[in-house]
RNA sequence: GCGCACGUAGCUCAAUCGGAUAGAGCGUCAGACUUCGAAUCUGAAGGCUACAGGUUCGAUUCCUGUCGGGCGCACCA
Numbered sequence: 001g002c003g004c005a006c007g008u009a010g011c012u013c014a015a016u017c018g019g020a021u022a023g024a025g026c027g028u029c030a031g032a033c034u035u036c037g038a039a040u041c042u043g044a045a046g047g048c049u050a051c052a053g054g055u056u057c058g059a060u061u062c063c064u065g066u067c068g069g070g071c072g073c074a075c076c077a
Stems, first nucleotide, its partner, number of pairs: 001073004006068002010026004019057001028044005050066005
C1' cells in the first nucleotide's frame, strides 16, 4: 500500500428482511435476609448504537467518507 471482518451500558455480547420506548449476563448502587459479611432474592441507575454526512415515512441495520484497533496479502533494508 491492497483486501476482509469489526466498533452497541464500566466489561462481555444480543437485537430476525429497515419498523413501536435498543435488551441480557457480569459489575455498580439501594433494600430484604443475616449478629456482621458472603451467597440468595427484589428494585434502580447507567446508551446521543465510534464520528460526520446521505437514502428512507422510518436506520444499530443500507450507502459514502473519517477515526480506532484486529486478521490476511504485498513491499522492504

Record summary
This is a predicted structure of a 77-nucleotide RNA (transfer RNA) from a Candidatus Babeliales bacterium. Lineage of the source: Bacteria > Bacteria candidate phyla > Candidatus Babelota > Candidatus Babeliae > Candidatus Babeliales. Its mean pLDDT, the model's own confidence on a scale to 100, is 80. It matches the Rfam family "tRNA". Rfam links the family to the GO term triplet codon-amino acid adaptor activity.